[in-house]
RNA sequence: AGAGUAACAAGGCAAACGGGGAGAAAUCUCCGGACGCAAAGCUACAGGCCCUAACCUGGACAGGAAGGGUGGCUGAGUUGCCUCG
Numbered sequence: 001a002g003a004g005u006a007a008c009a010a011g012g013c014a015a016a017c018g019g020g021g022a023g024a025a026a027u028c029u030c031c032g033g034a035c036g037c038a039a040a041g042c043u044a045c046a047g048g049c050c051c052u053a054a055c056c057u058g059g060a061c062a063g064g065a066a067g068g069g070u071g072g073c074u075g076a077g078u079u080g081c082c083u084c085g
Base pairs, nucleotide, nucleotide: 002084003083004082012037013036017032018031019030020029021028022027035072041078042077043076045075046074047073048070049069050068051067052066055064056063057062058061
């Protein structure tokens, strides 16, 4: 380089749910809380999925274009603990 989570050591993160705040919404953030996670660290490049206030077209709902979100959906990139090497 690469491989692994069997053991050892240090630990780390934090689902659902509850509360404060932001947003039209998806969702995000902080506090509490742990379902789980060997990257459940980081990155929207590709795919998937989710949202629709404003804009356009028909009309009270649907389509389009556009924008947003999701890294705990997958791939990919990149960084890291321990062990083997």
Record summary
This is a predicted structure of an 85-nucleotide RNA (c-di-GMP-I riboswitch aptamer) from Zoogloea sp. The source organism's lineage runs through Bacteria, Betaproteobacteria, Rhodocyclales, Zoogloeaceae and Zoogloea. It was read from a public genome assembly, where an Rfam model found it. Model confidence (mean pLDDT): 83 of 100. Its Rfam family is "c-di-GMP-I riboswitch aptamer". From the family's description: GEMM was predicted in a large-scale screen for bacterial structured RNA regulatory elements.